[in-house]
The prediction has a mean pLDDT of 80. Transfer RNA from Candidatus Daviesbacteria bacterium RIFCSPHIGHO2_02_FULL_37_9, 73 nucleotides, folded computationally. Lineage of the source: Bacteria > Bacteria candidate phyla > Candidatus Daviesiibacteriota. The sequence is in RNAcentral, with records from ENA. It matches the Rfam family "tRNA". The family's RNA type in Rfam is transfer RNA.

């Protein structure tokens, strides 16, 4: 320098032939308990790495950039 893959709540990951995003764990509140744990109920938390384009509409398609992994030189 080039090819390919990855980037989504605090963590680990789903999701989509384009229709305004979910789970488990964690966190907060309540109930049960003398208390803790466990269990049950409810809740908060995401500019979907950044920017631009296409589109009525983008996490998804196209281009550029950043970071990580891998292969080739």
């Nucleotide at each position: 320098g080039g090819g390919c893959c990855c980037a989504u709540g605090g963590c680990u990951c789903a999701g989509u032939u384009g229709g305004u995003a979910g789970a488990g764990c964690g966190c907060c509140u309540c109930a049960u308990u003398u208390g803790c744990a466990a269990u049950g109920a409810g809740g908060a938390g995401g500019u979907c790495a950044g920017g631009a384009g296409u589109u009525c509409g983008a996490u998804c398609c196209u281009c550029c950039u950043u970071g990580g992994g891998u292969c080739c030189a």